[in-house]
Overview:
Large-subunit ribosomal RNA, domain I from Sodaliphilus sp., 548 nucleotides, folded computationally. The full RNA is in RNAcentral, with records from ENA. Lineage of the source: Bacteria > Pseudomonadati > Bacteroidales > Muribaculaceae > Sodaliphilus.
Context: one part of a larger RNA
Parts: sequence; C1' cells; structure tokens
RNA sequence: GGCGCACGGGGGAUGCCUGUGGCUCUCGGAGGCGACGAAGGACGUGAUAAGCUGCGAAAAGCCGCGGGGAGAGGCAAAUGCUCCGUGAUCCGCGGAUGUCCGAAUGGGGGAACCCGGCGGUAGCGAUACCGUCACUGCUCCUUGGUGGAGUAGAGCGAACGCGGGGAACUGAAACAUCUCAGUACCCGCAGGAAGAGAAAAUAACAAUGAUUGCGCCAGUAGUGGCGAGCGAACGCGCAAGAGCCCAAACCGCGGGUGUCAAGGCACCGCGCGGGGUUGUAGGACCGUCGACAGUGUGGACUCAGGACGAUAGCGGAACGCGCUGGAAAGCGCGGCCAGAGCGGGUGACAGCCCCUUACGCGAAAUCGUCCGGACGACAUCAGACGGCACCUGAGUACCGCGGAGCACGAGGAAUUCUGCGGGAAUCUGCGGGGACCAUCCCGUAAGGCUAAAUACUACCGAGAGACCGAUAGCGCACAAGUACCGUGAGGGAAAGGUGAAAAGAACCUCGAGCAGAGGAGUGAAACAGACCCUGAAACCGUGCGCCU
Repeated sequence: GGCGCACGGGGGAUGCCUGUGGCUCUCGGAGGCGACGAAGGACGUGAUAAGCUGCGAAAAGCCGCGGGGAGAGGCAAAUGCUCCGUGAUCCGCGGAUGUCCGAAUGGGGGAACCCGGCGGUAGCGAUACCGUCACUGCUCCUUGGUGGAGUAGAGCGAACGCGGGGAACUGAAACAUCUCAGUACCCGCAGGAAGAGAAAAUAACAAUGAUUGCGCCAGUAGUGGCGAGCGAACGCGCAAGAGCCCAAACCGCGGGUGUCAAGGCACCGCGCGGGGUUGUAGGACCGUCGACAGUGUGGACUCAGGACGAUAGCGGAACGCGCUGGAAAGCGCGGCCAGAGCGGGUGACAGCCCCUUACGCGAAAUCGUCCGGACGACAUCAGACGGCACCUGAGUACCGCGGAGCACGAGGAAUUCUGCGGGAAUCUGCGGGGACCAUCCCGUAAGGCUAAAUACUACCGAGAGACCGAUAGCGCACAAGUACCGUGAGGGAAAGGUGAAAAGAACCUCGAGCAGAGGAGUGAAACAGACCCUGAAACCGUGCGCCU
C1' cells in the first nucleotide's frame, strides 16, 4: 500500500408521516369595490417587541346587541403587571375611531412630502383645532360677463362579453395569393352575465314561425396558387320559452313667427298630452250598428307583518374487567347503542373516552328570496261592416367605383356593412327567394326594448379524487413573491419531522470557556439530546486478519 471483517466519522438517499400545503373537479353562494375616499401601500401602534398578524394618535384596540360560560391579555415561551360569574378572553351582527400616500380631488411634488386660500372656535398674540376649496358630462336656474344649485363620472378588479385597431414566427416541406388568425397583443365600454332577439326570415307547391346553446346533418355542399388548407346551411332531435313599445296620420294644450278691426286667424323643419303600431295589411278620418265605467282587471315602487335561508350557536345514543406493554384503542371474556359503524383525535388499531357524525333545535341585529296586506303611480277593459285614400321610419333603399364581412379568395356572386359619387317609390307601394327576367311564394327595411336556456370563477361555504407527498405537489406545507440578483422592466430560491408528554438533562468532574466531553438524572428508547424519526452511497478513519 491492497483486499477482507468489525466499529465509527461524514452525508442526507430511502422508508414512513403531513392538524396546518398543493393540484383537479362537483354542488351551492356571490358576482363587485370606490369621492360616505377603493384596490394597494407608507408610517405608526405592545410593560419589554426584530418579524408576521391585528389595529389607527380612541391604534393586538372603543361602544351597543346577540351567542358562549371559565379562564384570559394573537403567532409566542418566560418575567412583570393586569382583566374575569357585576360574565372576561372568544364568536356573530351593527356602530365609533380610522395618521399619511394612493383615482387623490385646494396648489405643488422626486408617492407616503412641501406650500396655501376662505369660514369658524380658542387665545393678548405667535399659533392650534374644525370645516371647506380639483376637473368633466348632464339637468335646472341666472344671465351683460361664465355665475349658481343639483346629480353623475373619474380609479381598481381573475376569467367570461361586446366594440375599435391588429401582427409575425409558422404551414404551404422554398415563396408572393393563401395559412397561422381576426389568434396574440393594444385601446374603449359593460354586465352578472354580455351579445342576439319578435321576420323586408327560412323554405318550396309541403310547410315552419323571435333569439340563444347543445347533439346530428357533415368533414357533407362548397370554397381553395382547386395547393396547404378553410368549411357551412336547410332539415331533424333536445335545453329554454315571452313577448312588447315608439315615429307618423288625426285631435288638444302650450310656445314661436306673421297679421290684426285686439275677439282672433294663418303658419312652424318647436315642446307636451291623447291617438296608434301592422302584412289575412294595419291605423287615422267619416258613416251605420253595437258594447261599456266601477267595490272592474292587471300592477311597479315604498312600508307594517310573516315564512324560509345566510351571517354566532345548542342538544345529540351506547363499556367494563382481565392479559401483554412505557402507554391499550391490541388480545381474551362478557355487554350495549345505532335515523349515529363518515371522519379526526386520544401514549399501538376505539361505533359505545374526546371532537364530530344521523337527527332535531336556535337570532336581539344585518342581508337575501318568497308570501300576503295597506297606500296605490301607471296600464288596460269594443268591436263589426261600409266609405274615404290621410299615415305607416330618405340622402334611406338601390346603382356605380373602392374595400370589408358572409364557409364563399371577383367568381355567374346573390344577401350584409360602407369611404366616394349618383339617387327612388309611398300599398295599384317596397324587399327577398344565390347573376338576371317572368310566374308563383314569403315578408313589410331604413326607430327602440326584451327574461330563460349559454360563457366564466378572483372570492365564500360544503364535498370528492385508480391526484402529489417535501428534487413531488402551486414559485411558496417554513418570516415567500420573502432572502437574494438586476439601473430598470424583471428574475427569483433554499428551507418540513426530538418525544406520548419537555419530563429539553438539576448536580458533580475535566476544560480558559456560555465550546466540548465524562458521570448523574429524565424517558419505553438519548446511537430519540435539540446539527434531534429512519439514516443508503460517495468520501475519511480506527482495530484485527491475510497478501505484497
């Protein structure tokens, strides 16, 4: 020096665990917060206080009401000092306080700072304290002036929605039309959903009857450098189901203008009310006939009341002995409950020890849903026939050019939207049925509203898993968006486990020692001793054996 064996050091794999962790779902709730100052922060706040949490100069808190019932002063020990059956701590509801920044809003500013105006209170005063002072839209008032009052907005928020803009990599085995894709991304706006929606529809000689979503139709018909690709509809089956209001004609009132014999009349491209709302056309107006008005019918908002639910809670059955053991829930024996043998804990594996569980009960206060009652805005309650030809959405429809969108790339290209130009008809009207024309059929544009079925989940509650188990599972089971890195945008960790219980090792010895070690003691165990469950390998030793 090598090999082997034994015992150690080192290291933290593996196994097991997970009250607190994460992932993916299901059901229910909620779907917003904000000038009454949000979200998010800064700085403070404790007897002692660095961090987290809570709170705000009234500062781990103040007040009221309700719950609860013995300890309590958060995580978090110890010391000190306090509080509590005159009911504390704690839990729920309502309220008070709530520094400074932040939309930030008196002005400014390099956020958490600086500087004011006006009014009031206190003070002799310096000053202190309280209140108020941004901008914009709309409505009303006032007007010579941009002045007053009221109201709304502003900012934040995970996804979902609608609208305005809008790529490229990529694919086409290159690439330009095309594709990726109206995607990503940017902007605006809204709601608990949004959007769409009550036929100028779809069809086809038969019919359907708003919209939305799903299953099929169907990877079909089509479209397409007919490449890559893109990709319907009709119809059928389901979910849900709901229909309405204006404009106009005509009438009335008010206003304005003109005229005026001062009564009025005419006009209006003014306002308000009545009327009226459709395709089998409907309505206005005129006529005839006819019904009808009152305790009629429907019914918003608001407010007594009630029910249910949410936000604290309460009750809730049934076991003992022996054995092993540190410990019984194990084993043995004998019982019991069960509308409860889900689950968790307890010194090993517990229906009957504890918390729960089935089941039942409960609210002073706030909120939600519903019911019923009062007041009762508002709406509605007559039509038929005949006549008349007054109304029925105009720079619109439509056409041309340029584009876009439709599954449809200009194509034979309808239908939809519109930047430019042109530009109708008025019910004997007009549009559509995929160029266009005729017949036929369907509808009634150029105004508006509309639940449900659908989309999503930041948040709250309950639950589930052929999901993970600390290099996994969220980046984070732990003082984690922390430490740390970066000028910044931004990037972004590592880190869980003594024991049943701290019983966390009094005391003694060695030592410079609050290091460490040896005794002693605790414990079932200390090779469980805090660098603490198990404790693999690399690597480093000590002893012994053999070989060289």